[in-house]
RNA sequence: AGAGUUUGAUCCUGGCUCAGGACGAACGCUGGCGGCGUGCCUAAUGCAUGCAAGUCGCACGCAGAGUGCUUGCACUCUGAGUGGCGCACGGCUGAGGACCACGUGGGAACAUGCCUCUGAGUGGGGGACAACAGCGCGAAAGCGCUGCUAAUCCCGCAUACGCUCCUUUCAAUGGGAGGAAAGCAGCAAUGCGCUCGGAGAGUGGCCCGCGGCCCAUCAGGUCGUCGGUGGGGUAACGGCCUACCGAGCCGAUGACGGGUAGCUGGUCUGUGAGGACAGACAGCCAGACUGGGACUGAGACACGGCCCAGACUCCUACGGGAGGCAGCAGCAAGGAAUUUUCGUCAAUGGGCGCAAGCCUGAACGAGCAACGCCGCGUGCAGGAUGACGGCCUUCGGGUUGUAAACUGCUUUUUCGGGGGAAGAUUGUGACGGUACCCCGGGAAUAAGGCUCGGCCAACUCUGUGCCAGCAGCCGCGGUAAGACAGAGGAGCCAAGCGUUGUCCGGAUUGACUGGGCGUAAAGCGCACGCAGGCGGUCUGGCGCGUGGGGUGUGAAAUCUGGCCGCUUAACGGCCAGGCGCCAUCCCAUACGGCCGGACUGGAGCCUUGCAGAGGGCGGUGGAAUUGCCGGUGUAGUGGUGAAAUGCGUAGAGAUCGGCAGGAACACCCAGGGGGAAACCAGCCGCCUGGGCAAGCGCUGACGCUGAGGUGCGAGAGCGUGGGGAGCGAACCGGAUUAGAUACCCGGGUAGUCCACGCCGUAAACGAUGGCCACUCGGCCUUUGGGCGCGGAACCUCCGUGCCUGGGGGCCUUAGCUAACGCGGGAAGUGGCCCGUCUGGGAACUACGAGCGCAAGCUUAAAACUCAAAGGAAUUGACGGGGGCCCGCACAAGCAGCGGAGCGUGUGGUUUAAUUCGACGCAACGCGCAGAACCUUACCCAGGUUUGACAUGCUACUGCAAGCCGUGGAAACACGGUCGCCUUCGAGGGUGUAGCACAGAUGCUGCAUGGCUGUCGUCAGCUCGUGUCGUGAGAUGUUGGGUUAAGUCCCGCAACGAGCGCAACCCUCGUCCCUAGUUACCAGCGGGUUAUGCCGGGCACUCUAGGGAGACUGCCGGUGUCAAACCGGAGGAAGGUGGGGAUGACGUCAAGUCAUCAUGGCCCUUACGUCCAGGGCGACACACGUGCUACAAUGGCCGGUACAGAGCGUCGCCAACCCGCGAGGGUGAGCUAAUCGCCAAAAGCCGGUCUAAGUUCGGAUUGUAGUCUGCAACUCGACUGCAUGAAGCCGGAAUCGCUAGUAAUCGUGGAUCAGCCACGCCACGGUGAAUACGUUCCCGGGCCUUGUACACACCGCCCGUCACGCCAUGGAAGCUGGGGGGACCUGAAGUCGGUGGGCUAACCGCAAGGAGGCAGCCGCCAAAGGUCAAUUCAGUGACUGGGGCGAAGUCGUAACAAGGUAGCCGU
Repeated sequence: AGAGUUUGAUCCUGGCUCAGGACGAACGCUGGCGGCGUGCCUAAUGCAUGCAAGUCGCACGCAGAGUGCUUGCACUCUGAGUGGCGCACGGCUGAGGACCACGUGGGAACAUGCCUCUGAGUGGGGGACAACAGCGCGAAAGCGCUGCUAAUCCCGCAUACGCUCCUUUCAAUGGGAGGAAAGCAGCAAUGCGCUCGGAGAGUGGCCCGCGGCCCAUCAGGUCGUCGGUGGGGUAACGGCCUACCGAGCCGAUGACGGGUAGCUGGUCUGUGAGGACAGACAGCCAGACUGGGACUGAGACACGGCCCAGACUCCUACGGGAGGCAGCAGCAAGGAAUUUUCGUCAAUGGGCGCAAGCCUGAACGAGCAACGCCGCGUGCAGGAUGACGGCCUUCGGGUUGUAAACUGCUUUUUCGGGGGAAGAUUGUGACGGUACCCCGGGAAUAAGGCUCGGCCAACUCUGUGCCAGCAGCCGCGGUAAGACAGAGGAGCCAAGCGUUGUCCGGAUUGACUGGGCGUAAAGCGCACGCAGGCGGUCUGGCGCGUGGGGUGUGAAAUCUGGCCGCUUAACGGCCAGGCGCCAUCCCAUACGGCCGGACUGGAGCCUUGCAGAGGGCGGUGGAAUUGCCGGUGUAGUGGUGAAAUGCGUAGAGAUCGGCAGGAACACCCAGGGGGAAACCAGCCGCCUGGGCAAGCGCUGACGCUGAGGUGCGAGAGCGUGGGGAGCGAACCGGAUUAGAUACCCGGGUAGUCCACGCCGUAAACGAUGGCCACUCGGCCUUUGGGCGCGGAACCUCCGUGCCUGGGGGCCUUAGCUAACGCGGGAAGUGGCCCGUCUGGGAACUACGAGCGCAAGCUUAAAACUCAAAGGAAUUGACGGGGGCCCGCACAAGCAGCGGAGCGUGUGGUUUAAUUCGACGCAACGCGCAGAACCUUACCCAGGUUUGACAUGCUACUGCAAGCCGUGGAAACACGGUCGCCUUCGAGGGUGUAGCACAGAUGCUGCAUGGCUGUCGUCAGCUCGUGUCGUGAGAUGUUGGGUUAAGUCCCGCAACGAGCGCAACCCUCGUCCCUAGUUACCAGCGGGUUAUGCCGGGCACUCUAGGGAGACUGCCGGUGUCAAACCGGAGGAAGGUGGGGAUGACGUCAAGUCAUCAUGGCCCUUACGUCCAGGGCGACACACGUGCUACAAUGGCCGGUACAGAGCGUCGCCAACCCGCGAGGGUGAGCUAAUCGCCAAAAGCCGGUCUAAGUUCGGAUUGUAGUCUGCAACUCGACUGCAUGAAGCCGGAAUCGCUAGUAAUCGUGGAUCAGCCACGCCACGGUGAAUACGUUCCCGGGCCUUGUACACACCGCCCGUCACGCCAUGGAAGCUGGGGGGACCUGAAGUCGGUGGGCUAACCGCAAGGAGGCAGCCGCCAAAGGUCAAUUCAGUGACUGGGGCGAAGUCGUAACAAGGUAGCCGU
């Protein structure tokens, strides 16, 4: 510090996710030791039991026991009681509380027990009540009555420096009044106390500034409320309380309301700013079963006190009582989850006490828990044959792995034994026989967890087969899974490791530091304007902000640094630093602010002009549409892609004239003008707003923006009343269509128009808020001003140039931008203010609220769900987008196919089997260039198991093969026979038995190689360097020409190159050279009826080797002085001369595991192998591809002519003979330019047939044969005779071909015994027609455009419906909670009132009084009750939409002009 994830790829935006750190944790697996910490986060739920606050005899009386003993004293102990102090601390908890509760800094009107210092005093009297005793009541708790008694208990009196009050006084002061006390101990000194003051320290109460949560879908709140006066109350100020007076007070700088929450030091995280948290420790607050209340006291409204009310629990004799663990343990419950009913007061601290001491679940310790942090260990060294085993393997080996064994060593830990602290300055040690130290024994007692597809470090095998499962995100799993599960191995941590949860980080993803808003989310539709924010120049003052310095404070702990102590560390100690938007003092005064003065540049005003569809009102004009009236006139008109509905013989349409009415204003008109926007258009008038220019006269910052607010605001819509020509939602017809509630057509109501009033929204757009300043240029336009020139000559006018303002546009520099683009009217550079965004969907929604007559508008969520949704650009692909251009692509032609019969292939069906593969083009006369057996892979039956075949090993065997015989369908089995060699060992061969292994046309072509098809013989596909772009990528390869061609030329940020094209290769066409047999024969000779037959010849033909030739080379024209094209000459051939071979990068998971090869899987007496027979040849059907035809351009008969290329000895076969023929016989020649196949056929000549199911056509069938073959039944070909089917040119549709081509005619070959070949491949003969042209169909190339496609249009994708699941809104209601209000009842209690009852001290001689107590009354008041509303939840028949869910239904809305451009509002 980043990474993964949207795409085919890219850049950007943007969310989600991960790596880090942390925790009072929990869960899973595992677990050796120690130290230091931590440990109910949930039910502030309920609690059994024990303990947690007592102490003092030096305040006091009594009782009991004991001791001394002079029996009455003294002393000791114990107990309850009076009295004092404490119990308000310590300990616990976080419910409540948004508050002066807390933090921080200040303040004034206060209190203060114990403590310190200090001043004064402590004299003299009196009284009562507990305990106790007696009596009584009660179950108990407890209580009552009577009587006795002490005090540091209570009460007078005296005294009063100071204290309090009144008064005097300017003050000092003076006067008056009031108020105290307690004693105890000690032999004593004295000590401890007591009272009234003063001071201090510390503590507490109160007030104020500032600071720290969420919701505005909480916007108004408030009546003791705000202030005053009097009074009351308090320790003290104060509406704290009360009476009266006034009507204030708080609030968008967020009152009031709702929700949530103890606050802080700090903790975690983060570079920081910040964010989150508030457990332990520390400070403060609050609470003590819930609510209320006071008492006592220095202090409480009191955790282990009281009273009342309530809920709950317990006891009860039913009358009444008792209780409060949020103290320490512990229990129950809740929960994912949180400990011992421990020890000690040894230390520290607290209470009481003079003290000894007592008490102390504060505390110190121990226990439990890997809950956390820290430390240590589980051994160390050596040890290779790299052991065994495991795993993998290409079978060679690799790995586990120096790991183990084994040898040596050590002893932390552990175990046994011994010693033994510090903590304590006087005594005292719970911890603890602990820490620590010493001795001994022995490698002994001690390793797991998670992970291994990417992020992210670590890989293989097996199993599984979209199953089981994994998963933080992306995503894995559908038969080779590094992602599941197991194993081996590896990686990372380690007494832990993972998981889950939560927080911060990464996230500059709420942006102060540090973001955005044209198109990604985001500029309010526009304006005016209050508050607010911001604000020109000069100057004086102030010193609020601001800057500097000082002081105070910012508790401790924590944090950082240094040092030190526990063996180290964690932990702890000391020192230093750090920590605030704080307070206060001083200094400074530039800038901002405030106050004052001045200025004119901002702004405004004035004068004179200018342009304009700016606004409102009133009038007025013509064209056109429509209607009505009339004339002329006759059959249609209208409408469409084509039609129909409609109108029209009752006279339409057309045409002419007249009239009526409404709406809109052609030309001018323009990238034009005006307006804030919405918007504004005939002409005239009236009223009226704004702008601009020039003048430079006036005011003197008067400015900019603008939350709320207010106004304006297209269209649609609403209300009332008018109006209504045209158009025209809805609606009705007609078409279209599968449907057509649409698009098209005919009608047509609201509406559109006017007036008045609402509504307040639009893709209200420049998707760009307003204002100001600054920043290269060029061009157009509109409207002003100035100057000049020209027409033409001063004004005026026109044209033009320069300068200068305002407005509207285009292109561009810099710069900006993700890119597109923007670019002086910025999206540049800056300033100010406002609005607004924070992933997609749910959702421009729900609820609430405001507005509205309604429609609805504004504001505006959540649950749930997804891993994206997006922007721009790129390359493709695609388009019922465009341009250019090719191709037998269409067109123009010729011949076909589709109809018939037959052949063949396929589907289907059938079958025991009909083996398998191939499936649009690019499967279907395809694999098959030869299925009767074989082939053969299929079926049935019969055999066989080291095998039909290969290699190796072991053992045995004189034995095979072949031939013969028997059985059998054969395989095979059995028997016989022949028989090689020999050196008698062996070798070779063979057989048998056994072991390794063979074998499989079994599966996977979606695991593969190879080969092939196809686009396509199309002209394309790329690379290097350079350049451009952030990048994908572009450029080159685009453009202008040209070509069959990315062929060539020109141009060009490209320059070159490669694979393709072309050429080089083969063949045909002309000529030449060489050669001349088997080919040839011109001339010469011989010969024949005839024939190169012979001699001879090599000229020709030919053969087969070599060469020449053609290159747009030449001429003319066109063209860019090019490439090239057109025409011409010459030439056998001319612009690629014809044909072939040759197939770029790639596409189709195209085809083939059955040619072969091959990974994996599967079978192994069978899925191998052998054999006989059958099947692959089936047959209601369907399709493809062919053959033969339907006839006269023909059939038949007779005659007659002319090829090329092949093939042949297991062969081709002449001639001759036989047969009607297939063929048979015989047999010459030929290993082939020699012989043979070999007859070419169409053609030509002659004849016949005469339009017919025929002398066409030949299927089918019968019969007789031939040939091949072991064998023609299933299932061969051919021949003769006989038979003589369909068929008379073929529906929709569809194929081939552009010249030696199509068509037509025959010929040969491969395979092959034969052949189902009409197939395939090849060969020659005869030999056409047509192409205007590129609109259309198909395919393709290039450029361009749009795109929401990229599995790429056979794409993508929308909505209803149906089904399942989920969350949510509404809803008659139902249930519960919160808060407030009105009224009623009203406990305890303070306060006030009262004075009938009771009453020790004081007064009084007494009576009585003062005072007090109880009672009663009143105010307040907890709680309860009643009532109406409110708010928040839960639930609810039914209902609304929404989301999600591999393969449901209906359509096709959107994306390409998406086939009616799309979208927004209504």

Predicted 3D model of a 1466-nucleotide RNA (small-subunit ribosomal RNA) from an uncultured bacterium. Its mean pLDDT, the model's own confidence on a scale to 100, is 86.